[in-house]
RNA sequence: ACACUUUUAGCUAAAUUGGUAAAGCGUUCGUCUUCGAAACGAUUGAUUAUUGGUUCAAAUCCAGUAAGGUGUU
Numbered sequence: 001a002c003a004c005u006u007u008u009a010g011c012u013a014a015a016u017u018g019g020u021a022a023a024g025c026g027u028u029c030g031u032c033u034u035c036g037a038a039a040c041g042a043u044u045g046a047u048u049a050u051u052g053g054u055u056c057a058a059a060u061c062c063a064g065u066a067a068g069g070u071g072u073u
Base pairs, nucleotide, nucleotide: 001072002071003070004069005068006067007066010025011024012023019056026044028042029041030040031039049065050064051063052062053061
């Protein structure tokens, strides 16, 4: 330099390939306990890296930018 690829909640991570973001761990509160832990019940969370475009509708398609990874020279 070129090609491919990843980016979603504090962490992990799904979304049937365009139809309006699930789950687990965690946080907080409660029950239980002498006090904790565990268990159980409830609660709390994401404008899907970012800027634009296409569309009735975008995490998903297209282009640019940023960061990480792999390969070739």
Molecule: transfer RNA
Organism: Mycena chlorophos